RNA sequence: GGGCGGUUAGCUCAGCUGGUCAGAGCGCCUCGUUUACACCGAGGAGGUCGCCCGUUCGAACCGGGCACCGCCCA
Numbered sequence: 001g002g003g004c005g006g007u008u009a010g011c012u013c014a015g016c017u018g019g020u021c022a023g024a025g026c027g028c029c030u031c032g033u034u035u036a037c038a039c040c041g042a043g044g045a046g047g048u049c050g051c052c053c054g055u056u057c058g059a060a061c062c063g064g065g066c067a068c069c070g071c072c073c074a
Base pairs, nucleotide, nucleotide: 001073002072003071004070005069006068007067010026011025012024013023019057028044029043030042031041032040050066051065052064053063054062
């Protein structure tokens, strides 16, 4: 330098063909339970969907550029 894959919540990851409001598990917080802790039950907070530009009435999803991570080729 070239090719491929990836980047979504603190962590691990879903998200089908562009349209509900962006989700799950774990973790975290509060309450209940307990002498207390854990477990368990109920509730809650937490996201510019890597960044910029474009297409579109509408973009996590389509197109272009860039950044970072991994693998392969040279």

Description
This is a predicted structure of a 74-nucleotide RNA (transfer RNA) from a soil metagenome. It matches the Rfam family "tRNA". Gene Ontology term of the family: triplet codon-amino acid adaptor activity. About the family: Transfer RNA (tRNA) molecules are approximately 80 nucleotides in length. It is annotated as a transfer RNA. The RNAcentral record of the sequence draws on MGnify.